This is a predicted structure of a 73-nucleotide RNA (transfer RNA) from a Deltaproteobacteria bacterium. The coordinates come from a structure-prediction model, not an experiment, and the mean pLDDT is 80. It was read from a public genome assembly. Rfam family: tRNA.
RNA sequence: GGGCCUGUAGCUCAUUUGGGAGAGCGCUUCAAUGGCAUUGAAGAGGUAGCUGGUUCGAUCCCAGUCAGGUCCA
Numbered sequence: 001g002g003g004c005c006u007g008u009a010g011c012u013c014a015u016u017u018g019g020g021a022g023a024g025c026g027c028u029u030c031a032a033u034g035g036c037a038u039u040g041a042a043g044a045g046g047u048a049g050c051u052g053g054u055u056c057g058a059u060c061c062c063a064g065u066c067a068g069g070u071c072c073a
Stems, first nucleotide, its partner, number of pairs: 001072007010025004019056001027043006049065005
């Protein structure tokens, strides 16, 4: 320098032939218990790496760019 893959909640990840952003664990509150553990209920938390474009509408399509991984030179 070139090819490919990955980037979504605090962590691990889902969700795509374009339309409602979600799960488990973690966190907060409440209840059950004498207390802890545990269980149940409720809740907070993400402009989907960044910028731009296409579109009525983008996590999803296109271009550029950043970071990580991997292969080739």